[in-house]
Small-subunit ribosomal RNA, central domain from Chloroflexi bacterium HGW-Chloroflexi-1, 349 nucleotides, folded computationally.
Context: one part of a larger RNA
RNA sequence: CUGGGCGUAAAGCGCGCGUAGGCGGUUCCGUAAGUUGGACGUGAAAGCUCCUGGCUUAACUGGGAGAGGCCGUUCGAUACUGCGGGGCUUGAGGUUGGGAGAGGGGUGUGGAAUUCCCGGUGUAGUGGUGGAAUGCGUAGAUAUCGGGAGGAACACCUGUGGCGAAAGCGGCACCCUGGCCCACACCUGACGCUGAAGUGCGAAAGCGUGGGGAGCAAACAGGAUUAGAUACCCUGGUAGUCCACGCUGUAAACGAUGUCAACCAGGUGUCGGUGGUUUUACGCUAUCGGCGCCGUAGCUAACGCGUUAAGUUGACCGCCUGGGGACUACGGCCGCAAGGCUAAAACUC
Numbered sequence: 001c002u003g004g005g006c007g008u009a010a011a012g013c014g015c016g017c018g019u020a021g022g023c024g025g026u027u028c029c030g031u032a033a034g035u036u037g038g039a040c041g042u043g044a045a046a047g048c049u050c051c052u053g054g055c056u057u058a059a060c061u062g063g064g065a066g067a068g069g070c071c072g073u074u075c076g077a078u079a080c081u082g083c084g085g086g087g088c089u090u091g092a093g094g095u096u097g098g099g100a101g102a103g104g105g106g107u108g109u110g111g112a113a114u115u116c117c118c119g120g121u122g123u124a125g126u127g128g129u130g131g132a133a134u135g136c137g138u139a140g141a142u143a144u145c146g147g148g149a150g151g152a153a154c155a156c157c158u159g160u161g162g163c164g165a166a167a168g169c170g171g172c173a174c175c176c177u178g179g180c181c182c183a184c185a186c187c188u189g190a191c192g193c194u195g196a197a198g199u200g201c202g203a204a205a206g207c208g209u210g211g212g213g214a215g216c217a218a219a220c221a222g223g224a225u226u227a228g229a230u231a232c233c234c235u236g237g238u239a240g241u242c243c244a245c246g247c248u249g250u251a252a253a254c255g256a257u258g259u260c261a262a263c264c265a266g267g268u269g270u271c272g273g274u275g276g277u278u279u280u281a282c283g284c285u286a287u288c289g290g291c292g293c294c295g296u297a298g299c300u301a302a303c304g305c306g307u308u309a310a311g312u313u314g315a316c317c318g319c320c321u322g323g324g325g326a327c328u329a330c331g332g333c334c335g336c337a338a339g340g341c342u343a344a345a346a347c348u349c
Base pairs, nucleotide, nucleotide: 004320005319006318007303008302012317014201015200016199017198021194022193023192025088026087027086028085029084030083031082033081034080035077036076037075038074039073040072041071048066049065050064051063052062053061054060091191092188093187094186096183097182098181099180103177104176105175106174107173108172109171110154115149116148117147118146119145120144121143125136126135162169163168206247207246208245209244210243211242215241216240220236221235222234223233258316259315260314261313262312263311266294267293268292269291270290271289272288273287274286275285276284277283298305299304322349323348324347331342332341333340334339
């Protein structure tokens, strides 16, 4: 060094991009570094194996022979790997022509609803609950009609539907912009996969500065409930929720399932393409790419998974190693702070 694992038992980094490194399609030629064979050198003694001797035996020990690993020199081998060179097209990328989409950023705009303000009608209640009360209302509320203001969210369409790496994304129009799918098989010719570090993105809450503030609503106040009620219920209500810029960097960031590739029965539905067929409307059929359900083999402790694998394999990374102590202490790094990342031990069962 060599183990076994990671959907739910401990264990997949929240998700990308990517440096080093690891790994890498097909064919030919060369080379001979790895690999491999022979010879030679070296391989002290002790030890080890064999033969043999000495203590009554053994351990122990004397003598002889041999083996073994590493290393070096030299001559060969060339399947695989490496290296150098020449090709190839199936991996990867590109051109051309089509296509779908809440993918991202910005600007503008629309209607419904809630609240508030003004005016009209109108009179004694309204609101709320299990029942009430606090609250609001004769200074005219609730209800209703007209007008206005403002903020936030976009009913129906809406779908096991779509898009995105994830977080996430939903009125409408325009501008800027990323990715994906299909057809043709035209171009490049392995340009690839993974990825320690690093770097970017990253819900909500929270923080800083400045705006905004309709509704909702931590904190807070009151009313109830109750033995109590720092709650659940009710009436209010401030941060916040919204916008701009900057931080924070976490989550049951979940498919609790890392990424990439190949292989291994099917059936069925749906979304986006393409081909064929047809009374080119509905369909039927084939195929490519997604999203679901059921299920074969196989796997699994079971549940279940099952071509979107948790099956059979390969490449690379991350992680686990009894429970508590402990998503902690200390130290370091990061942060304005809150805190985050990394991460023990004593002790105890």
Model confidence (mean pLDDT): 88 of 100.